[in-house]
RNA sequence: GGGCCACUCGCUAUUUAGUGGCGAAAGGGUUAGGAAUGCAUGGAUAACCUGCCUUCUACUUGGGAAUAACGACUGGAAACGGUCGCUAAUACCUAAUGAGGUGUCUUAAGGCAUCUUGAGUACAUCAAAGUAGGGGAUCGUAAGACCUUGCGGUAGAAGAAGGGUCCAUGAGAUAUCAGCUAGUUGGUGUGGUAAAGGCGCACCAAGGCUAAGACGUCUAGGCGGAUUGAGAGAUUGACCGCCAACACUGGGACUGAGACACUGCCCAGACUCCUACGGGAGGCUGCAGUCGAGAAUCAUUCGCAAUGGGCGAAAGCCUGACGAUGCGACGCCGUGUGAGCGAUGAAGGCCUUAGGGUUGUAAAGCUCUUUCGCCUGGGAACAAGAGAAGUCGGCUAAUAUCCGGCGGAUUUGAGGGUACCAGGUAAAGAAGCACCGGCUAACUCCGUGCCAGCAGCUGCGGUAAUACGGAGGGUGCAAGCAUUAAUCGGAUUUAUUGGGCGUAAAGGGCGUGUAGGCGGGAAUGAAAGUCAGAUGUGAAAUCCCGAGGCUCAACCUCGGAACGGCAUUUGAAACUCCAUUUCUAGAGGAUAGGCGGGGAAAACGGAAUUCCACAUGUAGCGGUGAAAUGCGUAGAUAUGUGGAGGAACACCGGUGGCGAAGGCGGUUUUCUAGCUUAUACCUGACGCUGAGGCGCGAAAGCAAGGGGAGCAAACAGGAUUAGAUACCCUGGUAGUCCUUGCCGUAAACGAUGUAUACUUGAUGUAGUUGGGCUCAACCCUGACUGUGUCGUAGCUAACGCGAUAAGUAUACCGCCUGGGGAGUACACUCGCAAGGGUGAAACUCAAAAGAAUUGACGGGGGCCCGCACAAGCAGUGGAGCAUGUGGUUUAAUUCGAUGCAACGCGAAGAACCUUACCCAGACUUGACAUACAGGAGACGAUACUAGAGAUAGUAUUUCCCGCAAGGGCUGCUGUACAGGUGCUGCAUGGCUGUCGUCAGCUCGUGCCGUGAGGUGUUGGGUUAAGUCCCGCAACGAGCGCAACCCUUAUCAUUAGUUGCCAGCGCGUAAUGGCGGGGACUCUAGUGAGACUGCCUGGGUUAACCAGGAGGAAGGUGAGGAUGACGUCAAGUCAGCAUGGCCUUUAUGUCUGGGGCUACACACGUGCUACAAUGGUCGGUACAGAAGGCAGCGAAGUCGUGAGAUGGAGCAAAUCCCCAAAGCCGGCCUCAGUUCAGAUUGUAGUCUGCAACUCGACUACAUGAAGUUGGAAUUGCUAGUAAUGGCGUGUCAGCUACAACGCCGUGAAUACGUUCCCGGGCCUUGUACACACCGCCCGUCACAUCAUGGGAGUUGGUUUACCCGAAGUCACUGACUUAACCGCAAGGGAGA
Repeated sequence: GGGCCACUCGCUAUUUAGUGGCGAAAGGGUUAGGAAUGCAUGGAUAACCUGCCUUCUACUUGGGAAUAACGACUGGAAACGGUCGCUAAUACCUAAUGAGGUGUCUUAAGGCAUCUUGAGUACAUCAAAGUAGGGGAUCGUAAGACCUUGCGGUAGAAGAAGGGUCCAUGAGAUAUCAGCUAGUUGGUGUGGUAAAGGCGCACCAAGGCUAAGACGUCUAGGCGGAUUGAGAGAUUGACCGCCAACACUGGGACUGAGACACUGCCCAGACUCCUACGGGAGGCUGCAGUCGAGAAUCAUUCGCAAUGGGCGAAAGCCUGACGAUGCGACGCCGUGUGAGCGAUGAAGGCCUUAGGGUUGUAAAGCUCUUUCGCCUGGGAACAAGAGAAGUCGGCUAAUAUCCGGCGGAUUUGAGGGUACCAGGUAAAGAAGCACCGGCUAACUCCGUGCCAGCAGCUGCGGUAAUACGGAGGGUGCAAGCAUUAAUCGGAUUUAUUGGGCGUAAAGGGCGUGUAGGCGGGAAUGAAAGUCAGAUGUGAAAUCCCGAGGCUCAACCUCGGAACGGCAUUUGAAACUCCAUUUCUAGAGGAUAGGCGGGGAAAACGGAAUUCCACAUGUAGCGGUGAAAUGCGUAGAUAUGUGGAGGAACACCGGUGGCGAAGGCGGUUUUCUAGCUUAUACCUGACGCUGAGGCGCGAAAGCAAGGGGAGCAAACAGGAUUAGAUACCCUGGUAGUCCUUGCCGUAAACGAUGUAUACUUGAUGUAGUUGGGCUCAACCCUGACUGUGUCGUAGCUAACGCGAUAAGUAUACCGCCUGGGGAGUACACUCGCAAGGGUGAAACUCAAAAGAAUUGACGGGGGCCCGCACAAGCAGUGGAGCAUGUGGUUUAAUUCGAUGCAACGCGAAGAACCUUACCCAGACUUGACAUACAGGAGACGAUACUAGAGAUAGUAUUUCCCGCAAGGGCUGCUGUACAGGUGCUGCAUGGCUGUCGUCAGCUCGUGCCGUGAGGUGUUGGGUUAAGUCCCGCAACGAGCGCAACCCUUAUCAUUAGUUGCCAGCGCGUAAUGGCGGGGACUCUAGUGAGACUGCCUGGGUUAACCAGGAGGAAGGUGAGGAUGACGUCAAGUCAGCAUGGCCUUUAUGUCUGGGGCUACACACGUGCUACAAUGGUCGGUACAGAAGGCAGCGAAGUCGUGAGAUGGAGCAAAUCCCCAAAGCCGGCCUCAGUUCAGAUUGUAGUCUGCAACUCGACUACAUGAAGUUGGAAUUGCUAGUAAUGGCGUGUCAGCUACAACGCCGUGAAUACGUUCCCGGGCCUUGUACACACCGCCCGUCACAUCAUGGGAGUUGGUUUACCCGAAGUCACUGACUUAACCGCAAGGGAGA
């Protein structure tokens, strides 16, 4: 000397703790509370405050004592501390100064009382803090003093912006909350606050609010706005913005300019966590996130790059504000999922009338395009600022510093390699949801079968579901669609715009009158309403209009308009209000008349009922549909005389009178109210209405006291009745009557509030009054006020109203808003009570209601008809048998028909067949039809065998047409298909029954009505008839009626065979047997006749009716056929046809046997009888209409007979076919018979493959019930009933006594329409319309829902009082204390 290490000091930078300043009261979140301390709009503050920011004025001087950090020791588990010691400041304290502020005082101007704004002097009082640079002179040894600049600090003045407080108006529900309030309302004083004030306190006064809703309860953040709506409104307050409130719950203050403070403090409470159990910690309604609850709501992302905020001198730091991204079809907007061509209209699906249609140009295929997506490449805006060098200016004494301007090196992006652009790729990766009966756009099939299910309303579904489920197709919307929840609209359905109240919901029972609302003519003033102008405000956003920016749009930006409002101000004066004056038309009064069951009170009257007494008198009275209870021989009822008592007032008496309504009726008197006429004298709008209030208010009822004749709830008895707590009868108490008090309701109705004005008419009636005429009355004609009827316009849903409005208007009041629950519950109020007034909800239904229409119905009315009743005759129901049905039985007793209108019905004929049923045996392309394909040649007939037969087998015999190809026919195999008397007559056609051969049912045009609908078609007559006549807003027409058709009764004519036979002739024992004839009968064609045509009378000079004449027939001559619109889901799928479903070796087909014929019983329809008007025996007379060839079948013969034999005649006026009752005789003589014939036995006949189940008939024998039929019920009015026989169809035969026809004999009765049944027309009521077999009420039983009660239990809210934390203010006491004073002791504001 150097290096290194250690230590120490200083400076700079970074970080951290602390002191100090500012901020933390902003931003962000949420809507609990709060109906007003809140919000909105507009004002006030002369009753106030304001940090930071801007401007201006003045100042920024001198001192002092502490205390964090730090150090030492120490407590506690922790949180957090304790003691001692040191230190700083723009932290803290004190003093000075005072431009200025504040207080007192003087004075001027203004105002709004307190006051405000100036001026003045005096007194009192009030400040401060530094720090960072720079520097010439001056001073100082130096530090520095001093000056100056920036940032600070203090005091004051103003601005901007923010806040506090007050006032007015506005904005929820509830009156079943009507009274609330003691600091309550005001005053004086005082305190308190930034500030007025009962804000607090002391004293004084007794006030204050309320029906324009106080007080209470419930609900709710308010607004700008949003949704909806044409608007007025209604609903709402998410997002965005403004305000308020809140921050775990409650209370409290501190700090600060600002808080009673989201991420500050203290206390109490609940909860969670830590703990060493002693004690502590916490507050997501900040951003993300977790858990829970729930139908349900996102990322523990990126960044301070932008915008904004805080701090800072600045750089910068902080910022879950904010900017971005992510998730969610949650909303709005835009875009794509391809475009063009493409018909064999492909395949597949679905449907089908089997032809086709549809999906559908859809696909495939061909030609294009490439948004978005994917891949590759490029690639923004959002950035403004910050800011170096340099330069200019300002401050200043200053060329320092500092500040400002210009300048611009450099630099800042989370989103993001994002938006965007280009290239590549291949139609390539990209469509769903709801609905399809109507509303409401969109239809079929299958499945299901009141099940499964659907459903917004109506409603679908029970075997053909466009409604359920699936499919095909379609419709709508579309990256969405649909549902659910909610709001507005439609809804004029709360009606201000913009409704109503006779009967649909709705006029108060009536008056009086308060508040309120409304209010006649003229004039003047004022200006509250009103109108006009101006000013301020009505935040922004939103909405609207116009522009602009993202490719468009949504979205965003800009401008305008608007924001209906509020306030201030200047004007106008028509209308309303207000003030004043005036008028008379409203209203009231006066004078003179009139009216009345108006009201109250008193007195009087006669008739009647009842009772009492007496008298006369005797056996009933009374009552009813008929009776009985009751009264009466103890003398009723009846009659007479006298008396008592109560109530009501005959005639007049009348849609006549009066009254506000309720209501008022013998006569007279008193009191009292009203209305009305005339006059136009007085007042001068005095008026109208009327919430509350007050009064009146039928009957019944209540209370007290009277009265009580009659009547009469309750009650008793008698009847009626199934019962009769009723109707009827006999009694009878409250009550009815009077006085006093209550009740306060009625279909208290004109179901119609009061008042005023206006609007064509006709006709009654009551009161008053005018005029004409007259001597007067009568009469005629006006006015006003009441009260009726009809009716124009108009109104009304219609009915109806219509100057007494329900018309046209005005004013005011009351009331209504689907039905039930319910005029109920609760609450309040009135009442003695009974009850009245006010008056809900839960729940439930999809209607309830009005008026009118058409039917149907009525134990409603009127008219009329029918063998409907009545008058008659004969029956049925009782017996036996036949037949059908039910039931029962059965293997089966096949099926159908079921009140009239099923039951002798389908069936005009079940032994087999029929036959559909049962048992058994067989067949399976089939017993029957058609077509195709393949292969075969027969098919058939005869005989035999097995079998119950079907069937199977054996034997014999055996093809046709065509040149050929092939065809016909037959059977076999296969495929399509056949078949079904299986179901549905409630899927149908057709046919039929029935009302009913009843007189109805409709249409066109016109007219009426909003319409349904009416008229015509009703009315007056008449008819069998909607038959005809007359009338008529109807005029016509159709289907029905009648007629036309058939049969029959008379006559004429034509024609005479098979019919007939008068005359002529032949013939016979006799006969139209024969020749002939057409006269008669008859047959069957054609015509005539009957039409109320004629007469008399009635009637509308009508239709028509009654009688008569003539006539065969007379009023449709008799009978038949003929059956309107429709009703009964009437009958029939079994006569036929037919949709759908079901079956296919069976639910089809064939065969044998059985069954349909069963039999305790019940019913229907018939036959035969019960006898003498008969039976039986003998004799004897007279029809009509049918049928006949697998037929009718004669004579003759046989048989007792059924029948057999026989075979003439007849395809028919030719042949076949005895009529019986009747008449004439005999017997029977009233009886279970000479009645009746069932049943049974025997023997037969006939049909038929076959008479056992199961035929008919014959003969003989047998000989049942039955002696005229209960309740009930049927047919018939004239050639009918009754009675007698005959024939036919079906059919081998027959159950036929049935059915359909024919002729013979041949009556009685009908007064009449009250009643039963059915029907027609008109009218009336209706809550019925599947229509009285309708509809419908209540209890009970069961189930379900809602509500109430219930021993109790629990949550919330409110009120009163007690204890009372933290804390604030005041007072008091104790202890302690740095700054200041004092020399000290000590004092000491304060802490």

Predicted 3D model of a 1391-nucleotide RNA (small-subunit ribosomal RNA) from an uncultured Chlamydiae bacterium. It matches the Rfam family "Bacterial small subunit ribosomal RNA". The coordinates come from a structure-prediction model, not an experiment, and the mean pLDDT is 83. The RNAcentral record of the sequence draws on ENA.